[in-house]
A computed fold for a 73-nucleotide RNA from Bradysia coprophila, annotated as transfer RNA.
Taxonomically the source falls in Bradysia (Eukaryota, Hexapoda, Insecta, Pterygota).
Rfam family: tRNA. The family's RNA type in Rfam is transfer RNA.

RNA sequence: GCCCCAGUGGCCUAAUGGAUAAAGCAUCGCCCUCCUAAGGCGAGGAUUGUGGGUUCGAGUCCCACAUGGGGCA
Numbered sequence: 001g002c003c004c005c006a007g008u009g010g011c012c013u014a015a016u017g018g019a020u021a022a023a024g025c026a027u028c029g030c031c032c033u034c035c036u037a038a039g040g041c042g043a044g045g046a047u048u049g050u051g052g053g054u055u056c057g058a059g060u061c062c063c064a065c066a067u068g069g070g071g072c073a
Base pairs, nucleotide, nucleotide: 001072002071003070004069005068006067010025011024013022018056027043028042029041030040031039049065050064051063052062053061
């Protein structure tokens, strides 16, 4: 230099181009308990890597860039 792959809450994973992006773990609050753990109920937390484009509508499709991983030279 060229090619391929990945990215979504703190972590991990969903979401057929269509609704307010959904669960689990973790965190916090309450219940339960003598206390803790377990269990039950609830809450907060995401401008979906960045910037454009297509579309009535984009996490999803297209382009560029940056980051990480892999391959070729």